[in-house]
RNA sequence: GUCUAUAUAGCUCAGUGGUAGAGCAUAGAGUUGAAAACUCUUGAGUCAUUGGUUCGAGUCCAAUUUUAGACA
Numbered sequence: 001g002u003c004u005a006u007a008u009a010g011c012u013c014a015g016u017g018g019u020a021g022a023g024c025a026u027a028g029a030g031u032u033g034a035a036a037a038c039u040c041u042u043g044a045g046u047c048a049u050u051g052g053u054u055c056g057a058g059u060c061c062a063a064u065u066u067u068a069g070a071c072a
Base pairs, nucleotide, nucleotide: 001071002070003069004068005067007065010024011023012022013021018055027041028040029039030038048064049063050062051061052060
C1' cells in the first nucleotide's frame, strides 16, 4: 500500500428495517449472630464519527477513524 473483519452498558457479547437486550459486575432490600451463597429490585447506552437512502436505520449505502488478520 491492497483486501477482509471489527467498533452496541464498567467488562464479555446478542440484536431479521418498526420501543436497544442478556450474563457478569455496581447500588438497594430480604435472609444470617456475622459473613459467604441465594432471592428480589435498581441505575447505567448520542449503538466509533460524518453524511446519504427510507414514513422509519444499531441494522442498508458512502467516506473517515480504531483494533485485528491476510497478501505484498
Transfer RNA from Hildenbrandia rubra, 72 nucleotides, folded computationally. Lineage of the source: Eukaryota > Rhodophyta > Hildenbrandiales > Hildenbrandiaceae > Hildenbrandia. Model confidence (mean pLDDT): 82 of 100. The RNAcentral record of the sequence draws on ENA. It is recorded under the gene name trnF.